[in-house]
Context: one part of a larger RNA
RNA sequence: UCCUACGAGUUACUCCUCACUAGCAAGUUUAAGUACUUAAGGUACGUAGGCGUAGCGAAAGCGAGUCUGAAUAGGGCGGAUAGCUAGUGGGGGUAGACGCGAAACCUGGUGAUCUACCCAUGGGCAGGUUGAAGUAUCGAUAGUCUCGAUAUGGAGGACCGAACCGGUAAACGUUGAAAAGUUUUCGGAUGACCUGUGGGUAGGGGUGAAAGGCCAAUCAAACCAGGAGAUAGCUCGUACUCCCCGAAAUGCAUUUAGGUGCAGCGUCGGCUUUGAGUAUCAUGGAGGUAGAGCUACCAAUAGGGCUAGGGGGCUUCACCGCCUACCAACCCCUGAUGAACUCCGAAUGCCAUGAUAUUACACCGGCAGUGAGGCAAUGGGUGCUAAGGUCCUUUGCCAAGAGGGGAACAACCCAGACCAUCAGCUAAGGUCCCUAAAGUAUUAACUAAGUUGAUCUAACGAGGUGAGAAUGCAUUGACAGCUAGGAUGUUGGCUUGGAAGCAGCCAUUCAUUUAAAGAGUGCGUAACAGCUCACUAGUCGAGCGUUCUUGCGCGGAAAAUAAUCGGGCAUCAAGUUAAUCACCGAAGCUAUGGAUUCGUCUUAUGACGAGUGGUAGGGGAGCAUUCUAACGACACUGAAGUUGUCAGCGCGAGCUGGGAUGGAGUUUUUAGAAAAGAAAAUGUAGGA
Numbered sequence: 001u002c003c004u005a006c007g008a009g010u011u012a013c014u015c016c017u018c019a020c021u022a023g024c025a026a027g028u029u030u031a032a033g034u035a036c037u038u039a040a041g042g043u044a045c046g047u048a049g050g051c052g053u054a055g056c057g058a059a060a061g062c063g064a065g066u067c068u069g070a071a072u073a074g075g076g077c078g079g080a081u082a083g084c085u086a087g088u089g090g091g092g093g094u095a096g097a098c099g100c101g102a103a104a105c106c107u108g109g110u111g112a113u114c115u116a117c118c119c120a121u122g123g124g125c126a127g128g129u130u131g132a133a134g135u136a137u138c139g140a141u142a143g144u145c146u147c148g149a150u151a152u153g154g155a156g157g158a159c160c161g162a163a164c165c166g167g168u169a170a171a172c173g174u175u176g177a178a179a180a181g182u183u184u185u186c187g188g189a190u191g192a193c194c195u196g197u198g199g200g201u202a203g204g205g206g207u208g209a210a211a212g213g214c215c216a217a218u219c220a221a222a223c224c225a226g227g228a229g230a231u232a233g234c235u236c237g238u239a240c241u242c243c244c245c246g247a248a249a250u251g252c253a254u255u256u257a258g259g260u261g262c263a264g265c266g267u268c269g270g271c272u273u274u275g276a277g278u279a280u281c282a283u284g285g286a287g288g289u290a291g292a293g294c295u296a297c298c299a300a301u302a303g304g305g306c307u308a309g310g311g312g313g314c315u316u317c318a319c320c321g322c323c324u325a326c327c328a329a330c331c332c333c334u335g336a337u338g339a340a341c342u343c344c345g346a347a348u349g350c351c352a353u354g355a356u357a358u359u360a361c362a363c364c365g366g367c368a369g370u371g372a373g374g375c376a377a378u379g380g381g382u383g384c385u386a387a388g389g390u391c392c393u394u395u396g397c398c399a400a401g402a403g404g405g406g407a408a409c410a411a412c413c414c415a416g417a418c419c420a421u422c423a424g425c426u427a428a429g430g431u432c433c434c435u436a437a438a439g440u441a442u443u444a445a446c447u448a449a450g451u452u453g454a455u456c457u458a459a460c461g462a463g464g465u466g467a468g469a470a471u472g473c474a475u476u477g478a479c480a481g482c483u484a485g486g487a488u489g490u491u492g493g494c495u496u497g498g499a500a501g502c503a504g505c506c507a508u509u510c511a512u513u514u515a516a517a518g519a520g521u522g523c524g525u526a527a528c529a530g531c532u533c534a535c536u537a538g539u540c541g542a543g544c545g546u547u548c549u550u551g552c553g554c555g556g557a558a559a560a561u562a563a564u565c566g567g568g569c570a571u572c573a574a575g576u577u578a579a580u581c582a583c584c585g586a587a588g589c590u591a592u593g594g595a596u597u598c599g600u601c602u603u604a605u606g607a608c609g610a611g612u613g614g615u616a617g618g619g620g621a622g623c624a625u626u627c628u629a630a631c632g633a634c635a636c637u638g639a640a641g642u643u644g645u646c647a648g649c650g651c652g653a654g655c656u657g658g659g660a661u662g663g664a665g666u667u668u669u670u671a672g673a674a675a676a677g678a679a680a681a682u683g684u685a686g687g688a
Stems, first nucleotide, its partner, number of pairs: 001688006011095003015092010027051003033045005055062002065077004098237002101234001105227006116201009125191001127160003130156001134152007164188003169184004203219001205215003240622006250263005264370002266367005276359010291344001292342002298338002302334004307328001309327002311324004373398005379392004403414003418594004423590003429584003432568003439581001441580006452570002460555002464552010481539005487512003492506003518533001522531002595612007623677001625674006632667003641661003646657004
């Protein structure tokens, strides 16, 4: 993992409530019990009691009223009647109450053959090393003190190292040889040592050289049985079919936030034509948003004017006074901001009334589920005008929605799947090939960047190129090129070591000769020199500049597995812009046949109309299994069971027939009763 079997809304009740069915009805009903009788069971009697028929008040009590109250007021609760009993079903309650699942708590016992510590009594420690105290002798000495030497001696939680006890480091082992080991290495090894046997301490207790360690492979409270089916707002699972409808992820409250209560939204039944809803139009309303505005307030605000007040300066013995590109109120001019500003002020939306159209949406009761939502667009708050962020408004979609498009892709675009068809038309999107298409379609342009060909890009920069506009020069010859000139006073003055057009400063940067030529545009020199430009003539012969707007392109342009528009590839496109025609393209629409729900009309059968996506969930109709009762039926001329690429029927769960096998019971129909349907629960048992 698979197969087979088992495996989860049950049962009880003098309980509550609702629906349906039945009997009786202002009534209804018996309980225990007694009598009769039967296979189970039932029939009759039994009126004790219950529910209902009247309520209100705490009560006395009064009564279609009553209570409060001084009240004949007001107010609260009632009042023009339908119930009772039984059965079945939907919910609720009390019980384990759909099933499995804790960690824990308590009670009573069992454990110290493991291990911790203790008691009693035994046992064990190769070999080697060191050489304490004490003692003896000798020497030093005046000495019997004291000191030294030698010998003897044999101490030690002494040393090295086997047995023994341990477990430092590493490797191996890790479905092991082993539920803690092996190998090498290492610590202790006469001691707080190791060890045998017997005994003691027991679970909030023991024992502990203390690690929350150990107390039988179990320890921050052992194990066994019981209370016990503890409790689990939590997780998982919860079994046949078809049909109709179809949500929510919100508000308020909550020791509440992943739970629950009430409301909202779903479904089913009843009730009615009254109530309710939707759309449009008309009429009448409330309002302070968008916008706008601000000498209309509040707050904030740029520049200027005028000018209080203040600062600074001048003046004076002081007072006065003067100045000010300082700060600045009020006022004036120009400009201009605001969610918590408003002199103003929409569109929508909302409320009411009326008309028209339309729906069954209203109300009452039974049963729910939901109360984690998400994305897109829109108006906002928050955040960074960040987020696939977060919190609200309005709408759509997903959730609970399949199909076509978007390469792929819950939400985007198109479009809402009853079933069948080898029929047709379209939507979005497409029509060179992959790949369906009458497009290598038509018309007119643009792009040269493979830009682009659905899928991010800026400031800025540029004789890319198309279109439009404005303006200047030009056959009295423009623009570009080439040839020639580009001079004189003068090396202007000052400065300076030097300054001559060209370091710097100054300025009626002037004048002369000229076709023209700056007291000089740049390079250059120490300074000159030299090259060049402005400017002019000639040559040439037709357009040449400047600015603005705009289309498409270029650079700016960096990401992690080679690259790529989905790919191939495409350049008067298969790119971009504008337009036209044709075609393809979905479960959309149509066509043909069929099924089914509701409504209307008919009648015995249909016709017509509107429908038939669906999670949680509500409602309806059926299939199958086992047993029971009744009436039947089949069976050794072959029951049940088993079997298959068999045949037929039913929308389906399923049913029927024939064949093979099998060898003794089975079952239609109508009712009844349930141990009544498995793919999932890390389900249980067995097997593969």
The prediction has a mean pLDDT of 82. Large-subunit ribosomal RNA, domain II from an uncultured Saprospiraceae bacterium, 688 nucleotides, folded computationally. The sequence was found in a public genome assembly.